[in-house]
Molecule: Bacterial RNase P class A
Organism: Actinomycetota bacterium
RNA sequence: AGAGUCGCCCGGAUCACCGCGUUGUAACUAGUUUUCUAGUGACACCGAGGAAAGUCCGGACUCCGAAGAGCAAAGUGGUGGCUAACAGCCACCCGGAGCAAUCCGCGGGAUAAGUGCCACAGAAAAUAAACCGCCGUUAGCAAUAACGGUAAGGAUGAAACGGUGGUGUAAGAGACCACCAGCAAUUGCAGUGAUGUGAUUGGCUAGGUAAACCCCACUUGGAGCAAGACCAAAAAGAUGGCGCUUGAGAGCUGCUCGCUCGAGUCAUCAGGUAGGUUGCUUGAAUCUGUAAGCAAUUGCAGAUCUAGAUGGAUGGUGAUCGUCUCGCAAGAGAACAGGAUCCGGCUUAUAGGGCGACUCUUC
Numbered sequence: 001a002g003a004g005u006c007g008c009c010c011g012g013a014u015c016a017c018c019g020c021g022u023u024g025u026a027a028c029u030a031g032u033u034u035u036c037u038a039g040u041g042a043c044a045c046c047g048a049g050g051a052a053a054g055u056c057c058g059g060a061c062u063c064c065g066a067a068g069a070g071c072a073a074a075g076u077g078g079u080g081g082c083u084a085a086c087a088g089c090c091a092c093c094c095g096g097a098g099c100a101a102u103c104c105g106c107g108g109g110a111u112a113a114g115u116g117c118c119a120c121a122g123a124a125a126a127u128a129a130a131c132c133g134c135c136g137u138u139a140g141c142a143a144u145a146a147c148g149g150u151a152a153g154g155a156u157g158a159a160a161c162g163g164u165g166g167u168g169u170a171a172g173a174g175a176c177c178a179c180c181a182g183c184a185a186u187u188g189c190a191g192u193g194a195u196g197u198g199a200u201u202g203g204c205u206a207g208g209u210a211a212a213c214c215c216c217a218c219u220u221g222g223a224g225c226a227a228g229a230c231c232a233a234a235a236a237g238a239u240g241g242c243g244c245u246u247g248a249g250a251g252c253u254g255c256u257c258g259c260u261c262g263a264g265u266c267a268u269c270a271g272g273u274a275g276g277u278u279g280c281u282u283g284a285a286u287c288u289g290u291a292a293g294c295a296a297u298u299g300c301a302g303a304u305c306u307a308g309a310u311g312g313a314u315g316g317u318g319a320u321c322g323u324c325u326c327g328c329a330a331g332a333g334a335a336c337a338g339g340a341u342c343c344g345g346c347u348u349a350u351a352g353g354g355c356g357a358c359u360c361u362u363c
Stems, first nucleotide, its partner, number of pairs: 001361010012321007020047002023044003027040005049336001053347002056345005061224004073220005078092005093107001094105004108215002114213002116209003131154002133150007162180006181205001183202008228278004237269006249261004285304008323334004
């Protein structure tokens, strides 16, 4: 310099004016005198994200259920660790891809029991099989035909019943032998373990598929903030008091008298609809430093408070600066997208920019 791999970060900045929401402060107005409640404008503080998204996993929290055990159903699936927990993360093992950095794996079992399936092609897709070829016998002058043997060679396929060499044979074949690969049993060493690496023996060979049934091991109660708790109109209900012309109660009223209306009226209770309050934002929190650990992560110390709405606020305009794109210029344009109880993950979307580590090739 070129090519590539991985990880992390940012997601425009400042100011002015207008506007919106929660909270606080003092003021004014109204209600019912203080408390209190509601409203109004003023001032002050704060006011979306890396994914707030999908709602796919896991928890906190709440209510309901629950002696104990089993079945069913669902989920998880190499090993060790981390975590509140997980289908998450870290490290390692094994298999695969790559020269490498690195990446991918829904990674228990196909010989722990069994069953099923394997398109097309091909003779044959799993314990059986002969299409071509090779060999033998019979028939035939011959070409060839029939029968039999043969899995070495050809052909098909993603996959064809170990590989190479020899012995052997009519031709062949683990039929036999040597070496190699692989399998099973026993076992040494290393490792917490998955596993790795050796030794001995055995029979000579065992196809794939479990995101097919199934088997094995482990895990799992249900519903969700529209959870749940509290207050509580109106109408209807229950109980009780008073009253029904010997008039309860209501209106006029500052009070009394008076006048008018008048058959119901008043109190309490339970339920909890409308509506309101709460749950509600201080939390497995964030940032900085430090210690342990390969790491995920954890301990300690210090600092900070960072939306809480429900007709669902967080916006608009202007100026200056910065980056990029388009344009001769003037100028125009700027990714994905927005809380709704909270938190940890995963997945998906994302214009553009920045930083770091590593690999290969060439100089």